[in-house]
RNA sequence: GCCACCCGAACGGGAGAAUCUGGCGCCAGACUGGCAGGCCAGUGCCGAAGGAGCAACCGCCCCGGUAAACUCUCAGGCCCAUGGACCGCUCGGGGGCA
Numbered sequence: 001g002c003c004a005c006c007c008g009a010a011c012g013g014g015a016g017a018a019u020c021u022g023g024c025g026c027c028a029g030a031c032u033g034g035c036a037g038g039c040c041a042g043u044g045c046c047g048a049a050g051g052a053g054c055a056a057c058c059g060c061c062c063c064g065g066u067a068a069a070c071u072c073u074c075a076g077g078c079c080c081a082u083g084g085a086c087c088g089c090u091c092g093g094g095g096g097c098a
Base pairs, nucleotide, nucleotide: 001097002096003095005094006093007092008091009090011088012087013086018043020042021041022040023039024038025035026034027033028032044078045077046076050074051072052071053070057065058064059063
């Protein structure tokens, strides 16, 4: 000096699916209404934190290695906020090449 190869951080973008039902609780009011980023339970749903599974392919071919944005929904989520795979850009550290 080059590479965006790995990790981390800042900034920007970033989807989907019941603001469902019941109870406790709180507020208002007078038999009803509202509230959650308070708790519990039930049903329905989503997949892009995390997790799990498998093909081709490869091997020492019994068996094993190995992916995903695919699949499963354990977890997580279903007004907004938060979170968010991934993308862009900047910086720091590491690695490779000259």

This is a predicted structure of a 98-nucleotide RNA (Glycine riboswitch aptamer) from a Paracoccaceae bacterium. NCBI's taxonomy places the organism under Bacteria, Pseudomonadati, Alphaproteobacteria, Rhodobacterales, Paracoccaceae. The coordinates come from a structure-prediction model, not an experiment, and the mean pLDDT is 77. Of the family's consensus pairs, 90% are formed in the model.